RNAcentral holds the sequence, with entries from ENA and Rfam. A computed fold for a 72-nucleotide RNA from Trichonephila clavata, annotated as transfer RNA. Its Rfam family is "tRNA". The family's RNA type in Rfam is transfer RNA.
[in-house]
């Protein structure tokens, strides 16, 4: 240089073009003599940037960035 994979909530990871979800973590109630466990809720998200198509993009297309690969 060419290619291909990957970026989404603290963190680990989903999501046939139609409200962004889980687990764990945090926080607050219940239960407990108290603490773990269990259980119910709640906060937390410019979906790596920017442009485009589309009624309507986290999905599509284009260029760039971060990470990892693959070739000589």
């Nucleotide at each position: 240089g060419u290619c291909c994979c990957u970026g989404u909530a603290g963190u680990g990871c989903a999501a046939u073009g139609g409200u962004a979800g889980c687990g764990c973590a945090u926080u607050g109630a219940a239960c407990u003599u108290c603490u773990a466990a269990u259980c119910c809720a709640a906060a937390g998200g410019u979906c790596g940037u920017g442009c485009g198509u589309u009624u309507g993009a986290a999905u599509c297309c284009c260029a760039c960035c971060u990470g990892g690969g693959a070739u000589a």

The prediction has a mean pLDDT of 83. Lineage of the source: Eukaryota > Arthropoda > Chelicerata > Arachnida > Trichonephila.